[in-house]
RNA sequence: GUUUCUGUGGUGUAGUGGUUAUCACAUCCGCUUUACACGCGGAAGGUUCCCAGUUCGAUCCCGGACGGAAACA
Numbered sequence: 001g002u003u004u005c006u007g008u009g010g011u012g013u014a015g016u017g018g019u020u021a022u023c024a025c026a027u028c029c030g031c032u033u034u035a036c037a038c039g040c041g042g043a044a045g046g047u048u049c050c051c052a053g054u055u056c057g058a059u060c061c062c063g064g065a066c067g068g069a070a071a072c073a
């Protein structure tokens, strides 16, 4: 340089067009314990990376920018 894939809470993820965006870990609070851990219950935390387009409606589809990964050169 070319091609392909990818970007979703702090971290890792599910979600292939429909009205509260899922789960696990972590964090905080409560119960339990002499105390801690484990366990149980609850809470907070996301402009779904950015711009534009299609659509009645976009995390999802098209295009572009940026970041990351792989292959080839």
Stems, first nucleotide, its partner, number of pairs: 001072007010025003018056001027043005050064002053061001
Molecule: transfer RNA
Organism: Blattella germanica